[in-house]
Molecule: c-di-GMP-I riboswitch aptamer
Organism: Planctomycetes bacterium DG_23
RNA sequence: CCUCGAUAAAGGCAAAUCCGUCGAGAGGCGGAGGCGCAAAGUAGCGGAUCCCCUGGUGGAUAGCCGAACUGCCGAA
Numbered sequence: 001c002c003u004c005g006a007u008a009a010a011g012g013c014a015a016a017u018c019c020g021u022c023g024a025g026a027g028g029c030g031g032a033g034g035c036g037c038a039a040a041g042u043a044g045c046g047g048a049u050c051c052c053c054u055g056g057u058g059g060a061u062a063g064c065c066g067a068a069c070u071g072c073c074g075a076a
Base pairs, nucleotide, nucleotide: 004074005073012037013036017032018031019030020029021028022027035063041069042068045066046065047064048061049060050059051058
């Protein structure tokens, strides 16, 4: 350095639900909450699913799957 992922260490993120708010909606944002996560960091590239003011050069989900980029630690 690469692979890999430990009852390791330091940490991190944060499901469902509730409250507020934005949105046509899927859903997003903030607070509480904590199911879980070695990328549950980033980004809509390929699928898949969802939404509909419409039938599009539309929108959403990255914690649906695959691929990509970046990243902490260092046992076996």